Bacterial RNase P class A from an uncultured Pseudomonadota bacterium, 381 nucleotides, folded computationally.
It matches the Rfam family "Bacterial RNase P class A". The family's RNA type in Rfam is ribozyme.
Its mean pLDDT, the model's own confidence on a scale to 100, is 76.
It was read from a public genome assembly, where an Rfam model found it.

[in-house]
Order: sequence, then C1' cells, then structure tokens
RNA sequence: GGAGUAGGACAGAAGGCCGCUGGCCAGCCUUGAGCUGACUGGAGGAAAGUCCGGGCUCCGUAGGACAGGGUGGUCGGUAACACCGACCGGGGGCGACCCCAGGGACAGUGCCACAGAAAGCAAACCGCCUCGCAAGAGGUAAGGGUGAAAGCGUGAGGUAAGAGCUCACGAGCUGCGGCGGUGACGUCGUGGUCUGGUAAACCCCACCCGGAGCAAGAGAAAUAUGGGAGUUCCAGGGGCAACCCUGGACGGGUGGUCCGCCCGCGUCUCUCGGGUCCUCGCUUGAGGAGUGCGGCAACGCAUCUCCCAGAUAAAUGGUCUUCGCCCCGAUGUUGGUGACACCACCGGGGAACAGAACCCGGCUUACGUGCUGCUCCAUCU
Repeated sequence: GGAGUAGGACAGAAGGCCGCUGGCCAGCCUUGAGCUGACUGGAGGAAAGUCCGGGCUCCGUAGGACAGGGUGGUCGGUAACACCGACCGGGGGCGACCCCAGGGACAGUGCCACAGAAAGCAAACCGCCUCGCAAGAGGUAAGGGUGAAAGCGUGAGGUAAGAGCUCACGAGCUGCGGCGGUGACGUCGUGGUCUGGUAAACCCCACCCGGAGCAAGAGAAAUAUGGGAGUUCCAGGGGCAACCCUGGACGGGUGGUCCGCCCGCGUCUCUCGGGUCCUCGCUUGAGGAGUGCGGCAACGCAUCUCCCAGAUAAAUGGUCUUCGCCCCGAUGUUGGUGACACCACCGGGGAACAGAACCCGGCUUACGUGCUGCUCCAUCU
C1' cells in the first nucleotide's frame, strides 16, 4: 500500500428571524377546545417489515381429550422467545472467520429423473472361468462401462475363475469398560455387524401452546319511553299455593370437535333501524447514564443520578450566516513539511436510508461517513 474479516460510534454543530405543538406558572376577560407572556420538552438507529416473544385490557368455572400449530445438539441468560452467549458435532475458507431446518432411515409408506443389466432387496451389458464341434448351459461380481450414488477400502492367501470366503491393517455404525467434561461429546481399550441416499417428503419421538386485541377496554353524553324474533319442553319428588330440588332435551357461553361446567324473565341472546365520533386509556418504564462487584460471555447485583415526544387528519418545521465532514479543481515557496506526496489558504459541488400513533425485548431488510482489532498478499527500511 492492497484485499478481506469482526465489532463499535455518529446520523452534523452553534446562533438569528418566522411558524407549530406538549407541560408548568402568571396575567386578562368575552368563562370560551379563549387570548397574551416567560420558562421548559418535542421522530429512528432502523420509527420500516408485521416475522417472533411479552406487558396491558377484556372474555371464558379459567378443566380434560382429540385435532391443529410451534420448536428440535448441550449448558447458561432473559419477563419470555424461533432471540442472545459460550461450547459440542458437521461443512466452507490459505487464514482471520463464517454457515447449519443439528432427534429418528433398525416402526411404516413414498421418492431417487435421464443414463444404466440393475437404484431396496436386488441385478448380469461387456468381461473372467468350466463343459461343449457349435448353438448354448452353469458359475462369478475381482476388472470395465452408465450414473450424483452400484453393497466399505488396501494388501495377502485361497479359488476353475472370483467374492469378507479367510486373515492382517484401516474407515463407518454400534455394545461394554476406563479417563476427562455439568453436558452435548472427546479419547483409549475391547467385542459385534459387513456397512445406499432422502424426513426443508408423509411419518415417528420429545417438549411447548386458551382466545381476541388500543379499531382492546372504561367513562360521559345523545337518540326514536325505537321495531321484530327467541325467551323454553318432558319426567320424577316436596309443597295449600307461589315456588323449590333432581334428571333429560333445546338455546347461549372469544379458534375447531367432543366431554365437563355455568346461564336460561334478565343489566339475556339474535336481528333491523337510529344516535354518539367527546374524555380517559396515552406515556415513570422488565426505563436511561455513571461507578463498583460477580461471570469466559450473554447478563446479573449494589449504589448514585436523570425524566428524555404524546399528535388525532395527524405537531416536532421553514429560512439565513458561520463552522465541521466528503468529493473535485487550482495555486507553488506566501505558511507547515525530508519531499508541489500531503496539510493549510482559495474556488466549486455534495450529504444516504428514511418519519412515532398503547408500550417493550428481538430478528429481518434499506443505507452515508468514520474509528478500532485481527488475517492474508506485495514492497521498502
């Protein structure tokens, strides 16, 4: 100097003028969502996507089962998660590092195009061996061909020729044992088996899961004392009666089905029509900064400190000056500097992605400038 890789930071600053909005205080009077003044706060690191998880609100006797959905190595973190951290195994890369939908193919079903003889129970195209005059018959899977993949690999023996047929050494899978580790696993020893793939195919296994959502919900007000339908039925028992109890059927009860449970003259269920569009919810939080301690880390604990948008057709803006950042040009000893390489000075231009709407923790996607660590390559000293 170049190429890469991992992680943070910022998202311009200050001032003037004009404009909008939340809060608090003061004044005024026309008491009105009013006017005026001062002080003070006012979009993101992704506000996007709506892909996950919750807080919160309401419904549901808040239970059970099935169906359905989600997750899938281990151990931690967290309110929780499909997220984060560390590690294990597998894969990619020279490397720093990165990726994994990472349980099961010995429960079952399916698929593996084309080529090939044959792609899940096998197979014989060429070849090799034996018999035969020949046609052909028998044996074979070592060699060749096809293919992504053809029944583990190498060597020796054996054989008519061969083959885990036998032996030795190895690879894969797996049983047992020792050692290490919380564990997934690793490693050593010793046996067994003779050894397709695919579950991001159906499926099996393990674990988890009520529903709806701020257009939730609460209050006030207004409207047409609003209209229509349902509002039970059967059996038994008690009671003078009103009524009460039990069982069954029917209807209703916040995903589907079944069982259970609750309700059934009331503030109920369904439906038609009309009225209201106001206020709250609405921003103090699983909150932020600093410091210390624990932990490899994610993170946790303690202490101290801060308040940091709440709009409602939707505020948080417009403009000017100066400085800062990036790019281009010019200048030449006028400044700095070993060196017109670079900086300063001068001129011109540029500044990405993009806007809260109940809130929070993540993930994914879009994008400008700059910093730091590490890896590889080249050159110089």